[in-house]
Context: one part of a larger RNA
């Protein structure tokens, strides 16, 4: 030291890709590094530990044995890991045929709506509230026809539906592109899993280009109200911003608070996308496989729950945790215009 853990008690990086590194399918051969035995050397005395002796006992001393788990050389085994060599085809991939989808990029159309403007009608209110103001209106609003301008979003379809690695993605069309599933051959012949460091994606909000745009909504802001006050909740107004193009920021309750892959473990009702078989051909039955959801067993669980989409049994590898506050803070490194991010303690205290 060889521990326990990680849905909710402290613990899964937000989420991909890979470098190193661990770790790996099946058969045969060969080799003997790891592994297993057998010899021989060495493995200081002293200490422990065993039988004895000597000081009256004892501590002490002292003889003699075991022990020193180790190491090294050499022999020999080849089961099982590693190396070499040659195959398989069940991991995994490529190749044809289908098929679903708001998966991504880029350009183009379209109606409803709000809103401003313009013109007609019309007259005195109109918005707002618990209730009122502030606010708009006789310079003719509010409503209602009818034109035009722009700007952001896409009702219904619409669903514990569907894509996607995640963040996330919803009109319609056409182009470029990624993924997935399915069927039944062929082909490669373990090419694989993970994954420090590395890179690359990343809601929103904020920055940057005196950048574009700018209808609604709206932090701050001003006004009207409430309030004892009312820096707020309501109400009338409004700038950044929320839109676009480039570039940065890199963080969420980025959550299933559940890494990632593979295995094995009763079932039953639903739903999406393929297949397959039956006939009574239907809004059909059963079957299988790829996702998504409720329910329950066994087994887990500290309960709640979870239960083939385990949090159940095991295996492979990586991240994290190790009382509560100080503190996700300070110093310092790396990033970043900046905000600030990551990486990260102490004292001290209960």
């Nucleotide at each position: 030291c060889u521990g326990g853990g990680c849905g909710u008690a402290a613990a899964g990086c937000g989420c991909g890709c890979g470098u190193a590194g661990g770790u790996g399918g099946u058969u045969u051969g060969u080799u003997a590094a790891g592994u297993u035995g057998a010899a021989u050397g060495u493995g200081a005395a002293a200490g422990c530990c065993c039988c004895g002796g000597g000081c009256u006992c004892a501590a002490c001393c002292u003889g003699g044995g075991a022990a020193c788990u180790g190491c090294a050389u050499c022999c020999a085994a080849a089961a099982c890991u590693g190396g070499c060599a040659a195959g398989c085809u069940a991991g995994a991939g490529u190749a044809u045929g289908g098929c679903a989808g708001a998966g991504g990029g880029u350009g183009g159309u379209g109606g409803a709506a709000u809103u401003u403007c313009c013109u007609g009608u019309g007259u005195a209110g109109c918005g707002g509230u618990g209730a009122a103001a502030u606010g708009c209106g006789u310079a003719g609003a509010u409503a209602u026809a009818g034109g035009a301008a722009g700007g952001a979003a896409c009702a219904c379809c619409a669903g514990u539906g569907g894509c996607g690695a995640a963040g996330g993605c919803g009109a319609c069309c056409a182009c470029c592109u990624g993924g997935g599933c399915u069927a039944a051959u062929a082909c490669u012949g373990a090419c694989a899993c993970u994954g420090a460091g590395g890179u690359g994606c990343g809601a929103a909000a904020g920055c940057g280009u005196g950048g574009g745009g700018g209808a609604g909504c709206a932090a701050a802001c001003a006004g009207g109200a409430u309030u004892a006050g009312a820096u707020a909740c309501c109400c009338u107004g409004g700038u950044a911003g929320u839109c676009c193009a480039c570039g940065c920021c890199g963080u969420a309750a980025a959550c299933g608070a559940u890494g990632u892959c593979g295995a094995c473990u009763a079932g039953c009702c639903g739903u999406u996308g393929g297949g397959a078989u039956c006939c009574u051909u239907g809004a059909g039955a059963u079957c299988u496989u790829a996702g998504u959801g409720g329910c329950g067993c066994a087994g887990c669980u500290a309960a709640c729950g979870c239960a083939u989409u385990a949090a159940g049994u095991c295996g492979a590898c990586c991240g994290c945790c190790u009382g509560g506050g100080g503190a996700g803070u300070a110093c310092g490194g790396c990033c970043g215009c900046a905000a600030g991010g990551u990486u990260a303690a102490a004292a001290c205290u209960c």
This is a predicted structure of a 350-nucleotide part of an RNA (small-subunit ribosomal RNA, central domain) from Stutzerimonas xanthomarina. Its Rfam family is "Bacterial small subunit ribosomal RNA". Its family is annotated with structural constituent of ribosome and ribosome in the Gene Ontology. RNAcentral holds the full RNA, with entries from ENA and SILVA.